[in-house]
Context: one part of a larger RNA
């Protein structure tokens, strides 16, 4: 822009496309059939894996430069203490969320149609015979469903269901056009976010509000904080104390900010 009969929301059919499609070891059956014997089945069911896929973070791990502790060397807060900067996050030990994999779950399948070599059944031409010439079956990872994503621009443009809108005038045969009033349903803008995201798109929220920050409780983490007391001459040690701290996560809380507004869309539809 379209979708041949207004406009919106939300759900959806599924024409067609794209994914996937894989390969073992083990048991039972059974040392059975078969075989002088050594040796050893098919079919059926069961268990357990390779490799390759997707989802996700309970479990392991790994990062984790806005968390917690240890140290180091120097500058600074006036000097103790206790911090701060800087040194590759100075260095080192640990480690939430999140995102990740060597971590966990889960897939190929079952079925079922129509056929490939083959294998067959009725059967004549050709009194026989013979799967085929009429006819009827069984038979692969392969084909068409079956499972997963996309999907009405599928122009044969589909479908359900709910929402909206019911003024005047001037001119025309009408469709409309012109002034005038009106402006729904819903979109959109802006604005505060987001396990969305390159931007855009996506979702949530905007006071009839927990969207994000702050604050407030918890809780992963770190590992007994600072002061103060006691013990030692002292480096230290105890004791208060599982103590202080504590990001992104989990709840609560209108304290901040989401202010106030603004366009679009139309009037019952060839």
């Nucleotide at each position: 822009c379209g979708u041949u009969a207004g406009g919106a929301a939300a759900c959806u059919u599924g024409a067609g496309a794209g994914g996937a499609g894989u390969c073992g070891g083990c048991c039972a059956u059974a040392g059975u059939a078969c075989g002088a014997g050594a040796g050893g089945a098919c079919c059926u069911g069961g268990c357990u894996g390779a490799a390759c896929a997707a989802a996700c973070c309970u479990c392991c791990u790994g990062u984790a430069u806005g968390c917690c502790a240890g140290u180091u060397g120097u500058c600074c807060c006036g000097c103790c203490a206790g911090g701060g900067g800087c040194a590759u996050c100075g260095c080192u030990g640990g480690g939430u969320a999140g995102c990740g994999g060597a971590g966990u779950u889960u897939g190929g399948a079952a079925g079922g149609g129509a056929u490939a070599a083959a294998c067959g059944c009725u059967g004549a031409a050709a009194g026989c015979a013979u799967c085929u010439a009429a006819g009827c079956g069984u038979g692969a990872a392969a084909c068409c469903c079956g499972c997963c994503u996309c999907a009405a621009g599928a122009u044969a443009a589909g479908g359900u269901u709910u929402c909206c809108c019911u003024g005047g005038g001037u001119c025309g045969c009408a469709a409309g056009a012109c002034c005038u009033c009106u402006g729904a349903a819903g979109g959109g803008c802006a604005c505060c976010g987001g396990a969305a995201g390159a931007c855009u798109a996506c979702c949530g929220g905007u006071u009839u509000g927990a969207u994000a920050g702050g604050c407030c409780g918890c809780a992963a983490g770190u590992g007994u904080a600072a002061g103060a007391u006691c013990c030692g001459c002292g480096a230290g040690g105890a004791u208060u104390u599982g103590a202080g701290c504590g990001a992104a996560g989990c709840g609560g809380u209108a304290c901040u900010a989401a202010u106030c507004g603004c366009c679009c869309g139309u009037g019952a539809g060839g």